[in-house]
Context: one part of a larger RNA
RNA sequence: UGACGGGGGCCCGCACAAGCGGUGGAGCAUGUGGUUUAAUUCGAAGCAACGCGCAGAACCUUACCAUCCCUUGCCAUGGCAUGUUACCCUGGGAGACCGGGGAUCCUCUUCGGAGGCGUGCACACAGGUGCUGCAUGGCUGUCGUCAGCUCGUGUCGUGAGAUGUUGGGUUAAGUCCCGCAACGAGCGCAACCCACGUCCUUAGUUGCCAUCAUUGAGUUGGGCACUCUAGGGAGACUGCCGGUGAUAAGCCGCGAGGAAGGUGUGGAUGACGUCAAGUCCUCAUGGCCCUUACGGGAUGGGCUACACACGUGCUACAAUGGCGGUGACAGAGGGAGGCGAAGGGGCGACCUGGAGCAAAUCCCGAAAAGCCGUCUCAGUUCGGAUUGCACUCUGCAACUCGGGUGCAUGAAGGCGGAAUCGCUAGUAAUCGUGGAUCAGCACGCCACGGUGAAUACGUUCCCGGGCCUUGUACA
Numbered sequence: 001u002g003a004c005g006g007g008g009g010c011c012c013g014c015a016c017a018a019g020c021g022g023u024g025g026a027g028c029a030u031g032u033g034g035u036u037u038a039a040u041u042c043g044a045a046g047c048a049a050c051g052c053g054c055a056g057a058a059c060c061u062u063a064c065c066a067u068c069c070c071u072u073g074c075c076a077u078g079g080c081a082u083g084u085u086a087c088c089c090u091g092g093g094a095g096a097c098c099g100g101g102g103a104u105c106c107u108c109u110u111c112g113g114a115g116g117c118g119u120g121c122a123c124a125c126a127g128g129u130g131c132u133g134c135a136u137g138g139c140u141g142u143c144g145u146c147a148g149c150u151c152g153u154g155u156c157g158u159g160a161g162a163u164g165u166u167g168g169g170u171u172a173a174g175u176c177c178c179g180c181a182a183c184g185a186g187c188g189c190a191a192c193c194c195a196c197g198u199c200c201u202u203a204g205u206u207g208c209c210a211u212c213a214u215u216g217a218g219u220u221g222g223g224c225a226c227u228c229u230a231g232g233g234a235g236a237c238u239g240c241c242g243g244u245g246a247u248a249a250g251c252c253g254c255g256a257g258g259a260a261g262g263u264g265u266g267g268a269u270g271a272c273g274u275c276a277a278g279u280c281c282u283c284a285u286g287g288c289c290c291u292u293a294c295g296g297g298a299u300g301g302g303c304u305a306c307a308c309a310c311g312u313g314c315u316a317c318a319a320u321g322g323c324g325g326u327g328a329c330a331g332a333g334g335g336a337g338g339c340g341a342a343g344g345g346g347c348g349a350c351c352u353g354g355a356g357c358a359a360a361u362c363c364c365g366a367a368a369a370g371c372c373g374u375c376u377c378a379g380u381u382c383g384g385a386u387u388g389c390a391c392u393c394u395g396c397a398a399c400u401c402g403g404g405u406g407c408a409u410g411a412a413g414g415c416g417g418a419a420u421c422g423c424u425a426g427u428a429a430u431c432g433u434g435g436a437u438c439a440g441c442a443c444g445c446c447a448c449g450g451u452g453a454a455u456a457c458g459u460u461c462c463c464g465g466g467c468c469u470u471g472u473a474c475a
Base pairs, nucleotide, nucleotide: 001475002474003472004471005470007469008468009467010466011465012464013463015459016458019423020422021421022420023419026315027314028313029312030311031310032309033308034306035305042053043052064301065300066299067298068297069296070295073125077124078123079121080120081119082118083117087102088101089100090099091098092097105116106115107114108113127290128289130288131287132286136284137283138279139278140277141275143273148187149186150185151184152183153182154163155162156161167178168177169176193267194266195265196264198234199233200232201231202230203229204228207224208223209222212221213220237261240255241253242252243251244250317416321375322374323373324372325371326370333364334363335362338357339356343352344351345350382413387408388407389406390405391404392403393402429451430450431449432448433447434446435445
């Protein structure tokens, strides 16, 4: 100087407390451990691994296994030789591939040749998701959006180092004020950026409709006032008033004004560093290793196994509910190998049909919780696992191993031990909607809106963190 303390002081955070809803019990989904297996590819491991890499394993993916094949190789550059390959017909084979037949190089040219494409030969080499993340770059997690981390000059100290950065107030903040052997500065904080909330203005189609006419309908004429769209601006600064405080910074006020008030709300933004944290399987790369194989191609299988154990979720155990009816109100997205309307068929999944639309125009499209009726506390009109039969969609192909539908079947489950998680407001809870990936497949992920709470006395305690101080046999 740090680190640590079941030392002290001050102060924060859904850290506790106060509340609301869960997890832990059940069934299923998903990841992991274990076990099994020819293989169940590999990585991730307290927080910060475990719906994680995977935003989508039937083949492919695929890195694994079995079997069948290739050896200058799938691919790149260089040498020599050569003119076929592509294309058509055809045999064998699970296919990769191995044969047979037909046709037969292309462009430029000063006719010397040059270039392209393909094949053969030998060698330099290619190739490796093989090892090392403890050799690395890059990227990322984490402490933590915590308020810290440093430097120059000066001063003090033999020196390590200190001072500044400590102290008194204050703040979300090393934020600001005052003081002070310090005076300044940098990276962080804040602000500058984006979205939402108010107003003004510009513009008026595909959007809108107050007035006029018109229609089944903003449908059409008309209009751009309003809504909205998308560009520009205004607005908030403790600016004003009162109180308080050191006349300071600031704090308080059911003070004013204002759409908004003290950081308005949310996002983006992550200091010096820590964990030899993670990743050699995104990519790049040193070293090591393989080279008729640890490389390359193919078919089939596996990653989907199942006595168990754990994590994360979904659905429930019902009446604030189930079922039937009714039919109102969103936002944000996506669409051409696409979205697919009306109409028709089917109980339904779906089929048919093909209008319109590169979309404020057309389509996906139905929002759901809501409201009305019924059921009357029961393993039930709760719950839907499991299984049987019959269909349907995607796709070369759903046996291993996809999704969906109808009929039948109707399991566990009576609100869950010890323990444990999230959340402070348009939040939790609850309800549906869209998107990426994608042929098909979502209870996951990312986004969107609807309805919409309870509680916070307080900081003694648990956890994490900041500053000062103290002890130390630790570095």